[in-house]
RNA sequence: GCAAACCCGUCGAAAGAUGGGGACGCAGAGCUACGGGGCUACCGCGCAUCUGCGCCAAGCCCGCCGGGCCGCCA
Numbered sequence: 001g002c003a004a005a006c007c008c009g010u011c012g013a014a015a016g017a018u019g020g021g022g023a024c025g026c027a028g029a030g031c032u033a034c035g036g037g038g039c040u041a042c043c044g045c046g047c048a049u050c051u052g053c054g055c056c057a058a059g060c061c062c063g064c065c066g067g068g069c070c071g072c073c074a
Base pairs, nucleotide, nucleotide: 001026002025006021007020008019009018010017011016024063030069031068032067034066035065036064037061038060039059044055045054046053047052
C1' cells in the first nucleotide's frame, strides 16, 4: 500500500461487479482473460410438457496455476 469472509446500498437472469463498513491474508492481492482451470446459464439448442432437466460463454474469476506488460520500498 492492497483488502478475504461477513453486513448494508446499487447494478446484474445468475455467476459476479461496485460504494461504505470490516480484516482473512498479500512484498506485485498492479494491469492483461493469452494457455490451462473454475463459476454462472438470461438468450439459444435438445428432451419433457406445465413451469422441469441436460448442453452451450459471447458473461464472470488475475485473491486458482502459468505466460505477457509495467513497477514501489528496504
Description:
c-di-GMP-I riboswitch aptamer from a soil metagenome, 74 nucleotides, folded computationally.